[in-house]
Predicted 3D model of a 73-nucleotide RNA (transfer RNA) from Chrysemys picta bellii. The prediction has a mean pLDDT of 82. Taxonomically the source falls in Chrysemys picta (Eukaryota, Eumetazoa, Deuterostomia, Tetrapoda). Rfam family: tRNA. From the family's description: Transfer RNA (tRNA) molecules are approximately 80 nucleotides in length. By type it is a transfer RNA.
This record gives sequence, C1' cells and structure tokens, in this order.
RNA sequence: GUCCCAGUGGCCUAAUGGCUAAGGCAUUGGCUUCCAAAGCCCAAGAUUGUGGGUUCAAGUCCCAUCUGGGGUG
Repeated sequence: GUCCCAGUGGCCUAAUGGCUAAGGCAUUGGCUUCCAAAGCCCAAGAUUGUGGGUUCAAGUCCCAUCUGGGGUG
C1' cells in the first nucleotide's frame, strides 16, 4: 500500500431495515437485619466511534474517515 474483522450506558453482551435499542454486572434509593453480607424490589444511565448518503423508516444498507486487531506484499 491493499484486503478482512471489531467499535452499542462505567464494564460485558444482544437486537430480521419497522414497538420506547434488550439483558447481565456495577451504581443510587428502598425492603430485610441489632449492624453488615447475601437475597428481593425500584430508579437513573445509550444520540449505537465520527461525518455524510439511501429509505416512509437505519445499530443494521452504501460512501468517506478515526481507533484497535488480523492477513498479504
């Protein structure tokens, strides 16, 4: 140089182009307890790496780009 893969809450992992982007851990609050741990209940937290495009509708498709990993010369 070129090709491929990945990027989604603080962390991990889902989502057939179509419901308010789902779940676990962690976190806040509550119940329980003499106190705590464990357990249970609730809540908050995502502009899906960035910028454009296609579409009635994009995390998903297309283009460019950034970061990381891998192949090839």